A computed fold for a 108-nucleotide RNA from Paenibacillus koleovorans NBRC 103111, annotated as Glycine riboswitch aptamer. It was read from a public genome assembly, where an Rfam model found it. The prediction has a mean pLDDT of 80.

[in-house]
RNA sequence: AUGAACGUACAAGGAGAGAUCGACGGAGCCUCUAGGGAGGCGGCCGGAGGCGCCGAAGGAGUAAGCCGAAUGGUGAAUCUCUCAGGCAACAGGGACUUGUGCGGGACG
Numbered sequence: 001a002u003g004a005a006c007g008u009a010c011a012a013g014g015a016g017a018g019a020u021c022g023a024c025g026g027a028g029c030c031u032c033u034a035g036g037g038a039g040g041c042g043g044c045c046g047g048a049g050g051c052g053c054c055g056a057a058g059g060a061g062u063a064a065g066c067c068g069a070a071u072g073g074u075g076a077a078u079c080u081c082u083c084a085g086g087c088a089a090c091a092g093g094g095a096c097u098u099g100u101g102c103g104g105g106a107c108g
Base pairs, nucleotide, nucleotide: 006103007102008101009100010099011098012097013096018051020050021049024046025045026044028041029040030039031038032037052087053086054085058083059081060080061079065074066073067072
């Protein structure tokens, strides 16, 4: 002095799947009542639980290969499972990709 892998911060992009059923509660509207309240309405809002589904936080499983005398151990994922998470829009999350800064220090 070139400055890779990797780590980190910020920015941009970033998919999929029921606005499903529904106890209950709140607000709104209508009717009745002196009043308190009662009844009714609906893609209003929230929502226990059920069924159905998604897969790109996280988690779990695993091939070849390698080790071993062997039972076995190790062994990746955007593959599989769906524990967790998620399923109108908005918001949030989001593997991964790109850019910039910092750390790093392979290679020459």